[in-house]
Molecule: transfer RNA
Organism: bacterium
């Protein structure tokens, strides 16, 4: 110093033709249970920052920020 892959609730992943942001475990309340754990309802919490294209951006498009791989 360059090439690539990627950053999404707390956590690990999904959303590949641009068109309502989802699953699992975790948190919170409620049921249930002598109590607890299990189950069974419901809620809360997320798209790295910024900018542009577009009627509409997690998604393309520049810039930066880190993260991991390669080359030097």
């Nucleotide at each position: 110093g360059u090439g690539g892959u990627c950053g999404u609730g707390g956590u690990g992943c999904a959303a590949c033709g641009g068109g309502c942001a989802g699953c699992a475990c975790g948190c919170c309340a409620g049921g249930u249970u002598u109590c607890c754990a299990c189950c069974c309802u419901g809620g809360a919490a997320g798209c790295g920052a910024g900018a542009g294209u577009u009627c509409g951006a997690g998604u393309c498009u520049c810039u930066c920020c880190g993260a991991c791989c390669g080359c030097a």